[in-house]
Context: one part of a larger RNA
Parts: sequence; C1' cells; structure tokens
RNA sequence: UGACGGGGGCCCGCACAAGCGGUGGAGCAUGUGGUUUAAUUCGAUGUACACGAGGAACCUUACCAGGGCUUGACAUGUACGUGGAUGUUCACGAGAGUGGGCAGCCUCGCAAGGGGCGCGUACACAGGUGCUGCAUGGCUGUCGUCAGCUCGUGUCGUGAGAUGUUGGGUUAAGUCCCGCAACGAGCGCAACCCUUACCGUCUGUUGCCAACAGGUUGUGCUGAGCACUCGGACGGAACUGCCGGUGACAAACCGGAGGAAGGUGGGGAUGACGUCAAGUCAUCAUGGCCCUUGCGUCCUGGGCUACACACGUGCUACAAUGGUCGGUACAAAGCGACGCGAAACGGCGACGUGGAGCAAAUCGCGGAAAGCCGGUCUCAGUGCGGAUUGGAGUCUGAAACCCGACUCCGUGAAGUUGGAAUCGCUAGUAAUCGCGUAUCAGAAUGGCGCGGUGAAUACGUUCCCGGGCCUUGUACA
Repeated sequence: UGACGGGGGCCCGCACAAGCGGUGGAGCAUGUGGUUUAAUUCGAUGUACACGAGGAACCUUACCAGGGCUUGACAUGUACGUGGAUGUUCACGAGAGUGGGCAGCCUCGCAAGGGGCGCGUACACAGGUGCUGCAUGGCUGUCGUCAGCUCGUGUCGUGAGAUGUUGGGUUAAGUCCCGCAACGAGCGCAACCCUUACCGUCUGUUGCCAACAGGUUGUGCUGAGCACUCGGACGGAACUGCCGGUGACAAACCGGAGGAAGGUGGGGAUGACGUCAAGUCAUCAUGGCCCUUGCGUCCUGGGCUACACACGUGCUACAAUGGUCGGUACAAAGCGACGCGAAACGGCGACGUGGAGCAAAUCGCGGAAAGCCGGUCUCAGUGCGGAUUGGAGUCUGAAACCCGACUCCGUGAAGUUGGAAUCGCUAGUAAUCGCGUAUCAGAAUGGCGCGGUGAAUACGUUCCCGGGCCUUGUACA
C1' cells in the first nucleotide's frame, strides 16, 4: 500500500421488510448430468443447463457402420497430352461412381501458332470442426451503469509511499459547494444520440360527411377539399427558470404556481482502470505440434430424437373471478414476388379448387383475444383437466419407419394448489390476454418484438446477500 475480520461509523441496491404472482408436487415440452450405445459429434459447468443452435427426417453433420477416391470436394502455378463449354441418353450400382452412345464445336489469326475454359498425367502443393483459449488476436461474460481509476508539477517522507482523491454539507453520481500543501488535468459520471409524451410550421393518391354535390341495401363509394386524425421533415418546449421556507450569504433540499410534461419526465443505446491464466483454436484469424492412399474427401444408411434415474428452464392444469354455446366491440407492430393470396365453390375439419388484387399508408396475411350481452353446467376427478392410445385423414417435401406439424372420430391418465427450500416484480410495472416476426420446404410451449386489460405494497434499514467511502486490528501478500 492492499486484502481480510462472526471490528466500528456513514450510505446505497427488489438486499431484507411490506405486497402480488410463481418454481419445488402432476402431465408434457426443452436443455443438462448420468447410464446405454457401433455412434448417441463437440463445446458451455457457482457468471453453464429453451446456452453456441435465429429452427438435426436427407442436407445441415463435425459422430458411427459400410461402399468409394488419392494433386484430391476447394485454390494458385509449371510441364506434357487432349478436348469448346454444355446438354441429352443407355447399362451396372444403394448411391458416390464406372463404362459407353448421341447432339454440340469458343476466340485472335491466311496459316503456323497464341489466348480463354474443361479433362487427363506428373510435380510443387491442397485439405484437417485434429491438439493446445495455460502460446495468441478479435469478440464476449462477470464484478457493475457500481462511482470509481489515474496522471503532470509541487510539497512531505531515508524509503516503500503519502498528499491531491481526506474533512463539513449535498447528490443517482469523485454531482456540486465550502474548507484544506496543494494547483491543475485525463479516463469514467452527466450532457450531446435514438425513442416516447405536448404544441407549431411546411407537405398531402391515408384520413374526413368536418362543409358542399352525386350515388348506394350498405361502405370515403365518386367528385371536391387538406379542417381534423395520421405519416414525414424542421422547429419550439423543462432550465430548480419563478414564488415561499430550510440551509453557511453556498451547493442543495422541502413545498407551491404555471404547464402536456418537474426536478435525470419514461424507455433505450452507451460498460472507466482493472479482476477471474473466466469463455471461445468449432464463427473467423493465428504461433507451435500432429495426420498426409488419411485425423483429408465423396456417398448410402444409421445416430445427434436412446432411458432405471437426478437437476435446471418452461407450457398446460387442478376449475364457478371457471368450462361450454350463441350474439357483439375495440389494437399496435410487422411481413409479402421461389411471395402474400381475396371473392366464390367443395369438405365436419386440417385443407383443396380457384385465381382477383398487390413490389404494397392503395392489395393480401387478417373476423385480435381477454372484454361485453344472454343461455347452460352446480362442486362432481365432473360438461374440470387434457396426457396416453386406436382408427381415418390433410400439408410440406425425391422421401415423414426410425424421426414432422396439423385435422376429425373414439379413448380419456396424473392432477383437488404442491415438504424443506427457492425465484421475479416498485407502474402502464407485476399479473393476465391475444397478435406479429427472424430462422424456415415443413417443423416453437423457445427467442425477439407489439399492443389490450391492468393491480397490491414499501412502516422502516435491526437482520440475510452484494456493493461504495472513512476508520481500526492483523503472526496474510
């Protein structure tokens, strides 16, 4: 100087408390451990476990079995030989491929020859998701959006070092004020950026009967018009600016006015010096090592989907604030040409036929759901719950046996609110309800977004956890 203390003081954080809803019990989905296996590819392990994977039937794919290739699936170059490229077809084969047939005949040049592209042979070489994240770059997690981490000069100390950065107040903040052997400065904080909330100006193939006219069973449907809504661009607006009080005449705090918004208005992006030899050699890059008729590469099939168990994360429930039937209302944000696909018709339905319109404020996905109004069920393992399973189908795709999603009929399991323990959340939040989208042929209960309905509680900081500052002890570094 640090680190540590079941030392002290001060102060924060959904840390506790106060509340609301869960997990832990059940079934299923999914990840992991373990076990099994020819293989169940690899990595991540207190900060892993719906994680890499934003989507494993083949492909992906790295794993296994079998069948093939050896300048190679891919790149560059040299030498020689040869042929346009390419398309099509036959035989064998699981395919990869092997062996033939047919069509086809690049460009410059009179020609010789050259160039380009392909094939073959030979040689340099390719190739490796093989090892080492404890050789590395880059990227990332974590402490932590915590308020800290340092430097120059000066001063003090033999020195390590101290001071500054401590102290009195204050703040979300090393934020600001005052004081002070310090005076300044840098990286962080804040602000500048995006979005949301209010207003104005400009702009109007969306919006409006707001005013006029026409028309309809009805609808901005048509003319007309940019008032309003809305979209876009540019501005304004909030600064403790004003008033009162407290305070040290400071910083600031408390209350109030006005205001769409008030003391950082809400949300996001933004992560200091560093810590954990943290994670990643399987995104990529890369040193070293290793393989080179195989640890490379192509193919068929299988596996990654196994199942006595254990754990994590979720979904659906156990019902009456509910189930079911009928009627009826209101979104936002997105996506669409290898696409979205309307009307109409067929089917109980998944879906099929159909093909209008739309590169989309114009057309489509697309009837949002919870809600509201009625009917019914009356506490029962039930008209709750939907697992499991039999049958019949639909769709995608060469192909749904291993191993897809969905539909219909039948079947109707566990489950009556969950032990010890444990998680999230302070407001348009929790809870609850649907909608969209990336990936994607198909395949979400996951991820990322969107809106609808919309709470309860916070006395307080003694205690648990994590953190910041000062101080104290130490046989630790």